[in-house]
c-di-GMP-I riboswitch aptamer from Paenibacillus solanacearum, 88 nucleotides, folded computationally. It matches the Rfam family "c-di-GMP-I riboswitch aptamer". From the family's description: GEMM was predicted in a large-scale screen for bacterial structured RNA regulatory elements.

RNA sequence: UCUCGAUAAAGGCAAACCGGACGAAAGUCCGUGACGCAAAGCUACAGGGGCUAAAGCGGUUGUCGAGCCAUGCCAGCCAGUUGUCGAA
Repeated sequence: UCUCGAUAAAGGCAAACCGGACGAAAGUCCGUGACGCAAAGCUACAGGGGCUAAAGCGGUUGUCGAGCCAUGCCAGCCAGUUGUCGAA
């Protein structure tokens, strides 16, 4: 240095539920709370994958609705990248 990951040490993050805010939704943020996590740090047009479908398209005499669609999201799906500790 790489790989690996303890019933080690020091710290860290915080799922679901519930309350509040924003949003069309997905979801995000705050509080509460710990299911878990060695990257559960960061990166979302310009890797893959997933979620949503407001506007638009489509359709209709018209309206509603089905359908399509990311420009909206997810890093706690994989990935990329940086990085703490050190038993075997």